[in-house]
C1' cells in the first nucleotide's frame, strides 16, 4: 500500500452438531467486514461467576437471593511481543 495478480480470513445469523455453570470455544453452513481478520491472554479494557467471600431471609443447618471475586474467556476491544504472501508508481 495500487481498480495489479494469485490466494486468505470470516461478522450477524443458522445447526435436528460437540466442549462448558456461563462468558465463550470448536466443528458445518453463512457473509458484515480484514492488509496481519495469523500467533501469543503479557498489559489495559470488556464479557462471565461454577468455586470462594461477605450479607439478608432461617434457632440453626440446609437452602435461596443478592455482593465482591479469574484460577475462565476475549487476539473481530486497544496497546504490546512473534512470525508472514505479494508489490506497481
Nucleotide at each position: 500500500g495500487a481498480u495489479a495478480a494469485g490466494g486468505g480470513c470470516a461478522u450477524a445469523c443458522c445447526g435436528u452438531c460437540g466442549c462448558g455453570a456461563a462468558a465463550g470455544c470448536g466443528c458445518g453452513g453463512g457473509a458484515c467486514g480484514c492488509a496481519a481478520a495469523g500467533c501469543c491472554g503479557c498489559c489495559a479494557g470488556c464479557c462471565u461467576a461454577a468455586g470462594g467471600u461477605c450479607a439478608a431471609c432461617c434457632c440453626a443447618a440446609a437452602g435461596u437471593u443478592g455482593u465482591c471475586u479469574a484460577a475462565g474467556g476475549u487476539a473481530g476491544u486497544g496497546g504490546g511481543g512473534c512470525c508472514g504472501c505479494c508489490g506497481a508508481a
Record summary: The RNA shown here (c-di-GMP-I riboswitch aptamer) has 89 nucleotides and comes from a soil metagenome. The sequence is in RNAcentral, with records from MGnify.